[in-house]
Record summary
This is a predicted structure of a 125-nucleotide RNA (FMN riboswitch aptamer (RFN element)). Its Rfam family is "FMN riboswitch aptamer (RFN element)". About the family: The RFN element is a highly conserved domain that is found frequently in the 5'-untranslated regions of prokaryotic mRNAs that encode for flavin mononucleotide (FMN) biosynthesis and transport proteins. The model forms 97% of the base pairs in the Rfam consensus. The prediction has a mean pLDDT of 81.
RNA sequence: UCUUUGUUUCAGGGCGAGGUGUAAUUCCUCACCGGCGGUAUAGUCCGCUAGCCAUACGUCCCGUGUGGCAUGAAUCGGUGAAAUUCCGAUACCGACGGUUAAAGUCCGGAUGGAAGAAACAGAAG
Numbered sequence: 001u002c003u004u005u006g007u008u009u010c011a012g013g014g015c016g017a018g019g020u021g022u023a024a025u026u027c028c029u030c031a032c033c034g035g036c037g038g039u040a041u042a043g044u045c046c047g048c049u050a051g052c053c054a055u056a057c058g059u060c061c062c063g064u065g066u067g068g069c070a071u072g073a074a075u076c077g078g079u080g081a082a083a084u085u086c087c088g089a090u091a092c093c094g095a096c097g098g099u100u101a102a103a104g105u106c107c108g109g110a111u112g113g114a115a116g117a118a119a120c121a122g123a124a125g
Base pairs, nucleotide, nucleotide: 003123004122005121006120007119008118009117010116016030017029018028019027031105032104033094034093035048036047037046038045043092044091051069052068053067054066055065056064057063058062074090075089076088077087078086096108097107098106
C1' cells in the first nucleotide's frame, strides 16, 4: 500500500414580506434550500439513499433475507487539454401520511433507517 473481517463514531438544508379568504408557513407574487459515491468542483449527467406490497425464516405487535412496485428536474454562451460540474445568463425540480384550505420549507413515522465517510483493531499476501 492492496484485499478482507470486526468494533466505534459521524452522516439533510429551507417560509421572511405582501395579497385573497371564515380558515392557507399548504393558494397567488416575491423570497429561501440543495444528502451520498463517480466524473474538471454537479439538486437537473451516471449510479444510489427514505416509501409501499408480497414472500421465506427467526427469538413473530418486531427483525432479517429475497423478489416486485414507485422514484423529479437544464439549456445557451465563455474559458480550458479536459467542465450538461467552473464563470455569465435564463430556466426547471422536489417521497409518504396529516392539516379549518391543495405543503421541497409546518407536524408525524423519525430519540428511526440509510447511500456512505472516518478512526481503531485483527487476519492474509